Context: one part of a larger RNA
RNA sequence: AGUAUAUAACGAAUUCCUUGACUGAUAUGACCGAUGAAGGACGUCGUAGAGUACGAUAAGCUUCGGUGAGCCCUCUAACAGGCUUUGACCCGGAGAUUUCCGAAUGGGGAAACCCAUCCCGCUUGCGGGAUAUCCUAUACCCAAAACCAUUAAGUAUAGGAAGGUAAGUCGGCGAACUGAAAUAUCUCAGUAGCCGGACAAAUAGAAAUCAAUAGAGAUUCCCUGAGUAGUGACGAGCGAAACGGGAGGAGCCCAAACCAGCUUAGCUGGGGUUGUAGGACUCUAAUACCUGACACAUCUAUAUAACAGAAUGUUCUGGAAAGAACAGCCGCAGAAGGUGAUAGCCCUGUAAGUGAAAUAUAGUUAUGUUGGCAAGAGUAUCCUGAGUAGGUUCGGACACGUGAAAUCCGGAUUGAAUCUGGGAAGACCACUUUCCAAGGCUAAAUAUCAUAUCAGAUCGAUAGUGAACAAGUACCGUGAGGGAAAGGUGAAAAGAACCCCGGGAAGGGGAGUGAAAUAGAACAUGAAAUUAUAUACUU
Numbered sequence: 001a002g003u004a005u006a007u008a009a010c011g012a013a014u015u016c017c018u019u020g021a022c023u024g025a026u027a028u029g030a031c032c033g034a035u036g037a038a039g040g041a042c043g044u045c046g047u048a049g050a051g052u053a054c055g056a057u058a059a060g061c062u063u064c065g066g067u068g069a070g071c072c073c074u075c076u077a078a079c080a081g082g083c084u085u086u087g088a089c090c091c092g093g094a095g096a097u098u099u100c101c102g103a104a105u106g107g108g109g110a111a112a113c114c115c116a117u118c119c120c121g122c123u124u125g126c127g128g129g130a131u132a133u134c135c136u137a138u139a140c141c142c143a144a145a146a147c148c149a150u151u152a153a154g155u156a157u158a159g160g161a162a163g164g165u166a167a168g169u170c171g172g173c174g175a176a177c178u179g180a181a182a183u184a185u186c187u188c189a190g191u192a193g194c195c196g197g198a199c200a201a202a203u204a205g206a207a208a209u210c211a212a213u214a215g216a217g218a219u220u221c222c223c224u225g226a227g228u229a230g231u232g233a234c235g236a237g238c239g240a241a242a243c244g245g246g247a248g249g250a251g252c253c254c255a256a257a258c259c260a261g262c263u264u265a266g267c268u269g270g271g272g273u274u275g276u277a278g279g280a281c282u283c284u285a286a287u288a289c290c291u292g293a294c295a296c297a298u299c300u301a302u303a304u305a306a307c308a309g310a311a312u313g314u315u316c317u318g319g320a321a322a323g324a325a326c327a328g329c330c331g332c333a334g335a336a337g338g339u340g341a342u343a344g345c346c347c348u349g350u351a352a353g354u355g356a357a358a359u360a361u362a363g364u365u366a367u368g369u370u371g372g373c374a375a376g377a378g379u380a381u382c383c384u385g386a387g388u389a390g391g392u393u394c395g396g397a398c399a400c401g402u403g404a405a406a407u408c409c410g411g412a413u414u415g416a417a418u419c420u421g422g423g424a425a426g427a428c429c430a431c432u433u434u435c436c437a438a439g440g441c442u443a444a445a446u447a448u449c450a451u452a453u454c455a456g457a458u459c460g461a462u463a464g465u466g467a468a469c470a471a472g473u474a475c476c477g478u479g480a481g482g483g484a485a486a487g488g489u490g491a492a493a494a495g496a497a498c499c500c501c502g503g504g505a506a507g508g509g510g511a512g513u514g515a516a517a518u519a520g521a522a523c524a525u526g527a528a529a530u531u532a533u534a535u536a537c538u539u
Base pairs, nucleotide, nucleotide: 001538002537003536004535005534006533007532008531009530015524016488017487020459021458022456023455024454025453026452027451028450029449030448031164032163039101040100041099042055043054044053046079047078049075050074051073061095062094063093064092065091066090070083071082072081106115107114108113116131117130118129119128120127121126122125133161134160135159136158137157138156139155140154168199169197170196171195172194173193179186183233209216210215220247221246222245223244230238231237251441252440253439254385258270259269260268261267262266275419277384278383279382280381281378282377283376284375290372291371292370293369294368295367297365299363300362301361302360303359304358306354307353312327313326314325315324316323328345329344330334336348337347338346390414391413392412393411394410395409396408397407400426421436422435423434424433425432475482476481495523498510499509500508501507
């Protein structure tokens, strides 16, 4: 020096564990904001810091309920001082307070700061209030033009807006990388991104729809049809619809004709709302039945605290019994968690039940207010959405790239009909069928998120969220932004009194606790590389 073995050290894998995550199902809920939000800064506890909570009334105040013996938040002990059966602490409902910044709104500003004006009050330097901009309405004032009147500008009052929001939703604008094995049409994709609007959902929606000789009967979503029919440098690719099966189900209101009134180029009220054409108009009949919305009240249910809840003992092993043995019991409860090892019967619970002063939601009933709905005949006078439909041209959307290209939307340019009317059925024409555009509203089924409960051939600390721990923390960056590592003593701190070595608040040896201290806080288990010592062998 090497090899091997043993004992230690270092090290952290592995095993076991779970406070945390992930995914889904079901139920419920879903906007906040000038009455100042979201998000922050700074403070507040008797005692440092961080977190949580709260706001100068500051880990809290008032009140109404619940509960019933301890309590003064956590890391976090300790000391000091208090509260509490005259009901504290805690839980729930409703209120009060709510510094400063922030749309931030009196002016300014390098956010959490600086400086004001007016009014009121008094304790005389403090307290309260008002004072931004824009839009709309009303009132006032009043130039030029232009005498009166009116307008612009201005003033006052009232109402509204603004800002935030992860995802979902609608609209506007709108890429490129990429694919086509190059590339230009095409694709990626109407995606990403930006902007705007609204809602708890949004959009759409009661046929100028589909269909095919049979019929259906608003919209939305799922399955299917179907990777079909099509489209496509017929390349890459793109890609329906109807029928059928489900979820859900709901229908309505104007404009016009005609009548009346008025502040008369119109407005208000009545009337009326459709395709088997309907309505106005004229005549006859009738005032029933049914039903909607709102307000207030009663009752019921649910949510937001809770209550109550069956049944086991002995012996053995052990540090400890829930294990084993023996003998029992309950069960509408043998879900789950905890307890010194594995507990239906020890604890919290679970099943089936019970419960609300207050607030919210839904429904019922009664009352009130206010609406809606209805028959038959006649006539062919009037009405039934116009710069509209359609045409041409150029674009866009439709699965459909201009194609034979219907249908829908837009720019430009043209431009009807009026029920003996008009649109559609994929060029176009005829026939046939079907529907009634050019006005509007509309719940549910659907999307997303949050909360609660439950579940998992989901993870188990290099996994699972980036985050099981002071995590969007520490740290990095001027900034936008980037972004960690880090879990486990023990059943219980019983966390090692006392003694010794030592410079010792290091470290260790005794003693003691404990089942165990090779469980000693650098703490479960403790692999490997690596290190030390001892022994054996080899050189």